Context: one part of a larger RNA
């Protein structure tokens, strides 16, 4: 490279918007590029394959014959692809009318807790642990009352539940905002999917500058434990977590399962619509759309299991894998304030 693959054996980019590019819905026309068909011309020799033949035979080697493939001309077909012109509504998309819901943002506020402060009562331990001790605390702690002051986080609701592309995303109000669903419909007419480069987002940590700083806590410090104990446990404790702006770009970023579309028994729970039915009413029944889970049947799978939320059955498009170490490493290169990230080898070894 072909091929074969990619839930867990090597392989799905963390996620999105999109550029070129591939791919793309019904019907009618147009042309004849792809696409077929006839003929022409080429298409050296040699080689190949069949046949007949010459060296005794073969190898070797003379004649014949035929055959792929490439290309260009001309003449035809026009199903299917394309291309021209027109049409249509199932795809997309839009209007109107409802509905959910920790989607994002700004800004407000609230009520437990812990922790400091100040007064009260009160008085000798408390704290912690298997058991201690380091620590606290007669200068009055610890328990309890009563003010105060400041950071975070948001019990119960809370659910296998909801919402987002992802990452995440939960007290209440208020403002901006983005998107799903549901039902109808006199709209536009294929605008469609996917997307190499790109550009954006992107837990935590970690970096800049400048704030905050109640808890909690790497690093640091004691006490224990141990043979040691740079840990596991305990007392503290500072980056840090918080905010605001500005970098960084990672993850078991997982459903280890790229996205879109059609198609294939079913049950059952649950979220949010709708339509009948019945009824005083209602979570009751029946049907239906969209998510969300469980079991399961054909199918698939190397088992496990996966099965209308596919790992089935097809189409399209993009990524990515090719023994194990060496390495996700050097070197080069692009980005970065640095950490360090992205691309990404070979020698050598088994």
């Nucleotide at each position: 490279u072909u091929g074969g693959g990619c839930g867990u054996a090597a392989a799905g980019a963390g996620g999105g918007c999109g550029u070129a590019g591939g791919c793309g819905g019904u019907c009618u026309u147009u042309c004849a590029a792809g696409u077929c068909g006839a003929u022409u011309g080429u298409g050296a020799a040699a080689u190949c394959u069949c046949c007949c033949g010459g060296c005794u035979u073969a190898a070797c080697u003379g004649g014949g014959a035929g055959g792929g493939g490439c290309c260009a001309g001309u003449c035809g077909a026009u199903a299917c692809u394309g291309u021209u012109a027109g049409a249509c509504u199932u795809g997309a998309g839009g209007g109107c009318a409802g509905c959910a819901g920790g989607g994002g943002g700004a800004g407000g506020u609230g009520g437990a807790a812990u922790u400091c402060c100040c007064g009260g009562u009160g008085u000798a331990g408390u704290g912690g642990u298997g058991a201690a001790a380091u620590g606290u605390g007669u200068a009055g702690a610890u328990a309890u009352c009563g003010g105060g002051a400041g950071g975070a986080a948001c019990a119960c609701c809370a659910g296998u539940g909801g919402c987002g592309a992802a990452g995440g995303c939960g007290g209440c109000c208020u403002c901006c905002u983005a998107g799903g669903c549901u039902g109808u419909u006199a709209c536009u007419a294929a605008c469609g999917c996917u997307g190499a480069g790109g550009c954006c987002c992107g837990a935590a940590a970690g970096c800049g500058u400048g704030g905050g700083g109640a808890g909690c806590a790497a690093a640091c410090a004691g006490g224990a434990u141990c043979a040691g104990a740079u840990a596991c446990c305990c007392u503290g404790g500072u980056a840090g977590u918080c905010c605001a702006c500005g970098c960084u770009g990672u993850a078991a970023u997982c459903g280890a399962u790229g996205g879109a579309c059609a198609c294939u028994a079913g049950g059952u729970a649950u979220a949010g619509g709708g339509a009948g039915u019945a009824u005083c009413g209602a979570c009751c029944c029946u049907c239906u759309c969209u998510g969300u889970g469980c079991c399961g049947u054909a199918g698939c799978u190397a088992a496990c299991g996966c099965a209308u939320u596919a790992a089935g059955u097809g189409u399209c498009c993009c990524g990515c894998c090719u023994g194990g170490g060496g390495a996700g490493u050097a070197c080069g290169g692009c980005c970065g304030c640095a950490a360090g990230g992205c691309u990404a080898a070979a020698a050598c070894u088994c």